Predicted 3D model of RNase P RNA and transfer RNA as a complex of 439 nucleotides.
RNA sequence: GAAGCUAGGCAAUCGCGGGCUGUUGAGCCCGAGGAAAGUCCGAACUCCAUAGAGCGGGAUGCUGGCUAACGGCCAGUGAGGGUGACUUUAAGGAAAGUGCAACAGAAACAUACCGCCCGUAAGGGUAAGGGUGAAAUGGUGAGGUAAGAGCUCACCAGCAACCAGGUGACUGGUUGGCUGGGUAAACCCCAUCUGGAGCAAGACUAAGCAGGAGGGAUAGUACACCGGCCGGGUGUACUAGCAGGUUGCUCGUCUGUUAACCUCCGGGUUGGUCGCAUGAGGCAUUGGGUAACCAAUGUCCUAGAUAGAUGAUUGCCCCCUCUACCAUCGAGAGGUGAUAGGGGGACAAAAUUCGGCUUAUGGCUUC
RNA sequence: GCUGGUGUAGCUCAGGGGUAGAGCAGCGGUUUUGUAAACCGCCGGUCGCAAGUUCGAAUCUUGUCACCAGCU
Numbered sequence: 001g002a003a004g005c006u007a008g009g010c011a012a013u014c015g016c017g018g019g020c021u022g023u024u025g026a027g028c029c030c031g032a033g034g035a036a037a038g039u040c041c042g043a044a045c046u047c048c049a050u051a052g053a054g055c056g057g058g059a060u061g062c063u064g065g066c067u068a069a070c071g072g073c074c075a076g077u078g079a080g081g082g083u084g085a086c087u088u089u090a091a092g093g094a095a096a097g098u099g100c101a102a103c104a105g106a107a108a109c110a111u112a113c114c115g116c117c118c119g120u121a122a123g124g125g126u127a128a129g130g131g132u133g134a135a136a137u138g139g140u141g142a143g144g145u146a147a148g149a150g151c152u153c154a155c156c157a158g159c160a161a162c163c164a165g166g167u168g169a170c171u172g173g174u175u176g177g178c179u180g181g182g183u184a185a186a187c188c189c190c191a192u193c194u195g196g197a198g199c200a201a202g203a204c205u206a207a208g209c210a211g212g213a214g215g216g217a218u219a220g221u222a223c224a225c226c227g228g229c230c231g232g233g234u235g236u237a238c239u240a241g242c243a244g245g246u247u248g249c250u251c252g253u254c255u256g257u258u259a260a261c262c263u264c265c266g267g268g269u270u271g272g273u274c275g276c277a278u279g280a281g282g283c284a285u286u287g288g289g290u291a292a293c294c295a296a297u298g299u300c301c302u303a304g305a306u307a308g309a310u311g312a313u314u315g316c317c318c319c320c321u322c323u324a325c326c327a328u329c330g331a332g333a334g335g336u337g338a339u340a341g342g343g344g345g346a347c348a349a350a351a352u353u354c355g356g357c358u359u360a361u362g363g364c365u366u367c
Numbered sequence: 368g369c370u371g372g373u374g375u376a377g378c379u380c381a382g383g384g385g386u387a388g389a390g391c392a393g394c395g396g397u398u399u400u401g402u403a404a405a406c407c408g409c410c411g412g413u414c415g416c417a418a419g420u421u422c423g424a425a426u427c428u429u430g431u432c433a434c435c436a437g438c439u
Stems, first nucleotide, its partner, number of pairs: 001367006008317007016031006033347001037358002040356005045198004052251004057194005062076005077091001078089004092189002097187002099183002110137001113130002115126004138156006159176007202274004211265005218240009227230001241257006281300008318345007326337004368438007377391004385422001393409005415431005
């Protein structure tokens, strides 16, 4: 540094929750975790009368695989760390656009303070050197030049094209020219996924009760009927509005247009049954796969409380530790063993159920 | 059980990448016969904790701890 295992054991007595039997005395069986935790992801399941389309929002982000699904797991690639075993990695895009970079510095993305060169000067050239900074426009060397500069050349780094290998991320080679600073855990772009709420979901049922206030959108046309035949009424349909639902918006859709709906105040209940324990279940063997995982066969049934059960005492044994004494080894410090006595044995406990992650934690084993 | 929010000075709160601030409180001074008020100055901070991103983190991300509120 990595991987794995375990979670003190047995017996007796008393007690707690559930189930079954019951002769009403009772008897028998079962009874927490690796994290039951945090509620950080993903699902099952249930409800929401539209969950459809678009925009917006959110999440994820190297490649391949596994899985019901995932932000999880496995195997690999690249880049870091370590002498090493090994390990870390939110790792798409900065050449679509926008923003940001304090202080210092001449200049933080187009700039010249000192310096160098040309020039009498004005001015111009330069990015080598100085200096600032986290970062200054590829690095080193040579040539070249008025001085310089990828301006040219060699090597290195980076980029693009081609070839070869690989499923792929990518790797190796050849050629080319010299361009393009950083930041996306800043906005953003690209790709993929995404309706919302959660068992206090929800279903059934017993009992009980009292309602009140406020808000709240109509016209036209056609047809039919009625009558007092007209500037009338009623009904249906259509059109256009209006109101409400659709848990961000628009469209669409549904309902209503004098009663749906919304807001506020008030009254009653705080009971029971189900959901709820056979499940993407556990264990063993065999086979496939590097592995995650998958398949077949056999076998097992293993908590369901509702303010919440799973505990206490005693005895023996196990582990750690302290003290006393003895034996033994040793020059000594001390080590080993036995006996007796004392102390200690972690983190923490189901609440609809699974798959993960993270965090807490005693001990042991292997490499 | 489920869901949301907040941690910054002794207290109440700002600050949302570039040296941590305000009010009240505390301490000292001026003023006053003295006190209060007023004025001037000062003290006081692991920004809950740990790790990461960045040149740079109170601020962004992740984990964790504590506290508060709502839901029949």
Description:
It holds a member of the Rfam family "Bacterial RNase P class A". About the family: Ribonuclease P (RNase P) is a ubiquitous endoribonuclease, found in archaea, bacteria and eukarya as well as chloroplasts and mitochondria. The family's RNA type in Rfam is ribozyme.